[in-house]
RNA sequence: CGGGGCGUAGCGCAGUCUGGUAGCGCGUCAGCCUUGGGCGCUGAAAGUCGCCGGUUCAAAUCCGGCCGCCCCGACCA
Numbered sequence: 001c002g003g004g005g006c007g008u009a010g011c012g013c014a015g016u017c018u019g020g021u022a023g024c025g026c027g028u029c030a031g032c033c034u035u036g037g038g039c040g041c042u043g044a045a046a047g048u049c050g051c052c053g054g055u056u057c058a059a060a061u062c063c064g065g066c067c068g069c070c071c072c073g074a075c076c077a
Base pairs, nucleotide, nucleotide: 001073002072003071004070005069006068007067010026011025012024013023020057028044029043030042031041032040050066051065052064053063054062
């Protein structure tokens, strides 16, 4: 320098192909249960979807640029 993958809740990930309410598990918090705790049950909170811009009635999703991490190749030594 070129190519590819990944970036979404505290953590691990799905959703992207085919644009249309942002989800699952664990965790956290509250309630029930218990002498108390754990287990179990019920409920809740938590997201500028890496950043900026474009397209669109509508973007996590499509397009462009950029940033970070990882992998491959090339070049130099």
This is a predicted structure of a 77-nucleotide RNA (transfer RNA) from a Lentisphaerota bacterium. The sequence is in RNAcentral, with records from ENA. Rfam family: tRNA. Gene Ontology term of the family: triplet codon-amino acid adaptor activity.